[in-house]
RNA sequence: GGGCGGUUAGCUCAGCGGUAGAGCGUCGGUUUUACAAGCCGAGGGUGGCAGGUUCGACCCCUGCACCGCCCA
Numbered sequence: 001g002g003g004c005g006g007u008u009a010g011c012u013c014a015g016c017g018g019u020a021g022a023g024c025g026u027c028g029g030u031u032u033u034a035c036a037a038g039c040c041g042a043g044g045g046u047g048g049c050a051g052g053u054u055c056g057a058c059c060c061c062u063g064c065a066c067c068g069c070c071c072a
Stems, first nucleotide, its partner, number of pairs: 001071007010024004018055001026042005048064005
């Protein structure tokens, strides 16, 4: 330098054009002598950045950044 994949909640990851979700974690409640587990509930997102397409974009297109793999 070229190719491919990835970037979404604190962490690990879904979602494939029409209101952003799960598990774990965190906080509150319940339970217990107490802790843990269980159960109920809550909070938490500029969707890497910037443009473009579209009535509408996490999703499609372009550029850039970062991470990983391969080739030279």
Source information
This is a predicted structure of a 72-nucleotide RNA (transfer RNA) from an Acidobacteriota bacterium. RNAcentral records the identical sequence in 2 taxa. NCBI's taxonomy places the organism under Bacteria, Pseudomonadati, Acidobacteriota. Its Rfam family is "tRNA". About the family: Transfer RNA (tRNA) molecules are approximately 80 nucleotides in length. Rfam classes the family as a transfer RNA. The sequence is in RNAcentral, with records from ENA.